[in-house]
Molecule: Bacterial RNase P class A
Organism: uncultured Gammaproteobacteria bacterium
């Protein structure tokens, strides 16, 4: 001095003139005036996850489906974050993982290749028999060679007619003990010659969770209209009455009860078809699982105390225009209930930590 990795703030600034809008005062009978104060982001965007609140149903029980999938901790909770432990990747700070189970089952691995699994002998390699040889033909053999991502675990070594876990050493797989961690795992020790591999982001099997619908949710006010009309089905059974008709209970078929399906449970006679009115107001509407500061704990996500601050609520849609001067020269972009994440767009400025290379002292 390069080259990189990671975390954190910010998103022009400053006047001046005009305009929109929320509150709160003040004048006004009312319409409006005036003063004061506040007004779009780091992702406000995907609408992709988890909640608050609002609501329906007795929020009951099971099946199906779906969602997550290493360990602890963190929050309201999450598929999120935070610290670890395994894998892979990088020279390294680092980053990334759809990270539970293949010995419960079922299924897949094109073409090539001898054979891809209840595995197989193509080239070879050793024997043995006919045969002048060439070469045929048994019978062993999977170390070599060939194909492929993947071919009886790897590597040496000894041993065989020639090979092979036939034997051995180490390393790899299962198992079993011991130390250490909450733990996930690791280390070392022992034993087995030993189930051929990969896929579960293929069915699956295991463990956790899971009720639906959403502010166009609900709620309250005015107001209007037709508590309309026409057909069909059902009307068992019991019972009570002033007794042949009314009424009350209950059944059955079908409906409803905020994803499906069964049971349960509750309500309501069922169906069909043609007409009518309404769309208006006001709340939900912003004080919050809330910021900011210190100081205690903690590796750390974060929690506790204490002290301060109020920081958009429109509604056919408020939150701007316009000039000047400065510069970093302005990119990706707009609230609509609210609030934690995640992803995805994105010009710039600051500020800190750490690897890696060269120089110099």
């Nucleotide at each position: 001095a390069g080259a990189g990795u990671u975390g954190g703030c910010u998103a022009g600034a400053c006047a001046a003139u005009c305009g929109c809008u929320g509150u709160g005062c003040u004048u006004g009978c009312a319409a409006a005036a005036g003063c004061a104060u506040g007004g779009a982001g780091g992702a406000a965007a995907g609408u992709c996850c988890g909640g608050g609140c609002u609501c329906c149903g007795c929020a009951g029980g099971g099946u199906a489906a779906g969602a997550u999938g290493c360990c602890a901790g963190g929050u309201a909770a999450u598929g999120c974050c935070u610290g670890g432990g395994a894998g892979g990747u990088g020279a390294a700070a680092g980053c990334c993982u759809a990270c539970g189970g293949a010995a419960a089952g079922u299924g897949c691995c094109g073409c090539a290749g001898a054979a891809a699994a209840u595995a197989u002998a193509c080239c070879g390699c050793c024997g043995g028999u006919u045969g002048c040889a060439a070469a045929a033909u048994c019978g062993g053999u999977a170390a070599g060679g060939g194909u492929g991502a993947a071919a009886a675990g790897g590597u040496g070594c000894g041993g065989u007619a020639a090979g092979a876990g036939c034997g051995c050493a180490c390393c790899g797989c299962g198992c079993c003990g011991u130390u250490g961690g909450u733990a996930a795992c690791a280390a070392c020790g022992g034993u087995g010659g030993c189930a051929g591999g990969g896929c579960a982001a293929a069915c699956c099997c295991c463990a956790u969770c899971u009720g639906g619908a959403g502010c166009a949710a609900g709620a309250c006010c005015a107001a209007a209209u037709a508590g309309g009309a026409a057909c069909c089905c059902a009307c068992g059974c019991a019972a009570a009455u002033u007794u042949u008709a009314u009424u009350u209970g209950u059944a059955a078929a079908c409906g409803u009860g905020u994803g499906a399906u069964c049971c349960g449970c509750a309500c309501g006679g069922g169906g069909u078809u043609c007409g009518g009115g309404u769309a208006g107001g006001u709340c939900g509407c912003u004080u919050g699982a809330g910021g900011u500061a210190u100081a205690u704990g903690g590796u750390g996500a974060c929690a506790u105390a204490u002290a301060u601050c109020c920081c958009a609520g429109a509604u056919g849609a408020a939150u701007g225009a316009u000039u000047g001067u400065c510069c970093a020269c302005g990119a990706c972009a707009a609230a609509a209930c609210c609030c934690g994440g995640c992803u995805u767009a994105u010009c710039g400025g600051c500020c800190g930590a750490c690897u890696c290379u060269u120089u110099c002292u």